[in-house]
Parts: sequence; C1' cells; structure tokens
RNA sequence: GAGUUGGCCGAGCGACCGCUGGCGUGGCAACACGCUGGAGGAAAGUCCGGGCUCCAUUGGGCAGGACGCCAGAUAACGUCUGGGCGGCGCGAGCCGACGGAAAGUGCCACAGAAAAUACACCGCCGAUGUCGCGCAAGCGGCAGGCAAGGGUGAAAUGGUGCGGUAAGAGCGCACCGCGCGGCGGGUAACCGUUCGCGGCAGGGCAAACCCCGUCCGGAGCAAGGCCAAAUAGGGAAGGGCGGGCGCGCAAGCGCCCGACGCGCGGCCCGCGCGCCUUCCGGGUAGGCUGCACGAGGCCGGCGGUGACGCCGGUCCCAGAGGAAUGGUCGCUCUCGACAGAACCCGGCUUACAGGCUGACUCCU
Repeated sequence: GAGUUGGCCGAGCGACCGCUGGCGUGGCAACACGCUGGAGGAAAGUCCGGGCUCCAUUGGGCAGGACGCCAGAUAACGUCUGGGCGGCGCGAGCCGACGGAAAGUGCCACAGAAAAUACACCGCCGAUGUCGCGCAAGCGGCAGGCAAGGGUGAAAUGGUGCGGUAAGAGCGCACCGCGCGGCGGGUAACCGUUCGCGGCAGGGCAAACCCCGUCCGGAGCAAGGCCAAAUAGGGAAGGGCGGGCGCGCAAGCGCCCGACGCGCGGCCCGCGCGCCUUCCGGGUAGGCUGCACGAGGCCGGCGGUGACGCCGGUCCCAGAGGAAUGGUCGCUCUCGACAGAACCCGGCUUACAGGCUGACUCCU
C1' cells in the first nucleotide's frame, strides 16, 4: 500500500418549558408538588422457531407443509458452532437446499443425423455376399460394417499410448481415472491404500412430479381472566279493581267469574299481552388484569477448539391504549445515516452518514 474477517459506537454537555409510567406528600375528589424511569441495533419485514393463553386431542393413519453431508449447541429452529466434500481466490478467506437419476413418470430451447430404446449428416471401410467391367492384378456400384475424424450443442457412451482391423471400437494390453470389496485412520460425514476384483455401467434435470428419512394439532394478547351501569328482554316472589263460592270465630287464605286498556283492519266470539316492588342469572357500554423479574443485563471464575454450559457476585432497565419518549436556547465537534416499542423471547433477512477497535493475509 492492497485486502479478509470479528466486535463496538452511532453526536456530546448544560439550562428552561412540556408529555408519560412508578413512588412519596397534601387533598373528599379533581388535581398540585417533589424524587425517579422513559425506544433500537435494527424497535422494520412478519420469514422461521419457542414461551404464554384458549380450543381440540387414546393411539395411529391419510392428506398437506417444511427441512435434507456428518457431529454438536439450544427451550426450539429453516438458526448457530466445529468438521467433511465440491467450487472460487496467490492467500487470509468466501460461496454451496450438499439424500435418491439403476423404482416409475416427465422435461432437455436453438442448433444438430441423433438429447436417450442414443445416433449416422459429412466421413472411413467395403474384408464378407452380390452385380458390372477386365485375361489378370484390380476397379466401380449395391447390400452391409464402423463410431476413430469433421460438424452441432450447455451437454453426444472416460483419457493417453501401443497392439489389432477391411475400416474401427475397452476389441486386447499398459498407465491414469472410475466402481465394488478388503485393510488402515476417523464418533461420523469422509479420507488414504504399494492389496484384490470388474473393461467400465444406463448424459443431465428432483428449487419437475415423485421415492426415502426427520419434524409439524389449530388459533392467536382484538389470546384469555375478573368486576360490572342504563335500556330492552328472561326467570322467581309479592302486591293491586268488582262480584261469587269454599275454609276459618276473626284476621286472612284459596278457587272461579267479570270489568278496563292494547293487539289480531272494523263489530261479535275467541286468543294473547298488561301496572308496581324486590331478588336472581346471562350479556353490552365501561373499568381492572394479562403487562414488564426475564430461556434478563453486567462483572469474575471454571469446563469446552467453539456455539454454549455451570457457579458466585451485582443491577432493576419504557409499558401507552388515540396511543408518552418532545420543544426552545447556549456551548462544542468529525455537522450527524437508517429509522420509532404495542404480549414476550431466540434467530434470519433487509436499511444504515460516519467513526473506533481486535485478529489475519498478500505485495514492497
């Protein structure tokens, strides 16, 4: 000088005036005063996982969804840590949905003969068979053979060499590569191998259907719990107008009938309802709660490569509900980004002016 990777901060100080949670004092109360707390690393997207709550639920299956190398961490995860493999980079390091393509189905643009039951356009051969010519050697054609060369493509049946052949070809052989087995290392993924076997297999795509394995009940704080007006409606008890009957000495009680008002369009009959008081229960408005002590922060020690765990000490750190966290000045600086809680927590992803710092790499 160029770069890689991890952690942290994200204007500071003071004065005054407000808003809001808690506590204290005064007050019947409304309220006032004092002290004290008051956004973030992402509070965001709501994409995963969990706590909590209610509902459902014997167990299991189907359907559906998510995930997918191995081991571990964790309350759990699609997250994190360590490792393996593959790719990129000189390197520090970065990236990877990274099970199965020989269960089946499907797809593979354009080009190309052929994109999978692989193929034969150019090309090579034409040994064999056959036809023609030729005395013959042979030449030409056809049937046919080949997959080496050319050409197409992102991709065309492993590579190099020798042998072999009519020409060719793992057709044969050697080496490399590949598969299987053995052996060695590793918890495993996997790695190594101077050992043995197999000429070597059927191109790719599963973020196409699918198969295999693992996990998943649903809804969400407007969850849920408690208290509880007015009005209307439900239930129970009692009381109220006239007459008659029964019981009773009486007070009174019970039964029956009637009257009045309203509704069924009017009238008659009939049916239904009725006024007052008290109580009960459900529920609405409204209020309280859930709701801020938690898988919590900081410091230290121990265990572990690490994620993380254990122990000890210490701290209390927003809690609204039309929704507070603001404003005006003064001074300073590097002149200030993205952005604002709404039940809580662990992650992921996305946005972000600028600054501080640890470790490491390459070049000089």
Bacterial RNase P class A from uncultured Croceibacterium sp., 364 nucleotides, folded computationally. Its mean pLDDT, the model's own confidence on a scale to 100, is 79. The RNAcentral record of the sequence draws on MGnify. Its Rfam family is "Bacterial RNase P class A". It is annotated as a ribozyme.